[in-house]
Transfer RNA from a Candidatus Magasanikiibacteriota bacterium, 72 nucleotides, folded computationally.
Order: sequence, then C1' cells, then structure tokens
RNA sequence: CUCCUCGUAGUUCAAUGGAUAGAACUUUGGUUUCCGGAACCAACAAUGGAAGUUCAAUUCUUCCCGAGGAGA
Repeated sequence: CUCCUCGUAGUUCAAUGGAUAGAACUUUGGUUUCCGGAACCAACAAUGGAAGUUCAAUUCUUCCCGAGGAGA
C1' cells in the first nucleotide's frame, strides 16, 4: 500500500429491509431468611461516527474511526 472479516446493554451472543432491537450472565430493588447465599419477581442498560438508497435500515451502498487476519 492492497484485499478480507468484524464493530449491537457492563460482558458473551441473537435479530438476512417491517411488531416496543431480544436472551443469558452482571448490577440495583423487592419477596423469602435471624443474617447471608440460593430461588422467584421486577427494573436499569446498547446498534462505532457521518452521509446515501428506501414508504421503512442493526440489515443495503460510500467515506472515516477502531479490532483481527492475508498478501506485497
């Protein structure tokens, strides 16, 4: 320098153009307990940034940023 893959809750992962972006773990609160743990219930919490296509974008396109890989 060129090419490929990827970027989504605090973490690990779903969602192949259309219903309020979902699950597990974590955290917080509640029930329970003498206290704690466990169990059950509930809550909080996210699409890397900017444009474009579309009635509609996590999804498609372009550029930038970042991570990994291959080649020279």
Taxonomically the source falls in Candidatus Magasanikiibacteriota (Bacteria, Bacteria candidate phyla). Rfam family: tRNA. From the family's description: Transfer RNA (tRNA) molecules are approximately 80 nucleotides in length. By type it is a transfer RNA. The RNAcentral record of the sequence draws on ENA.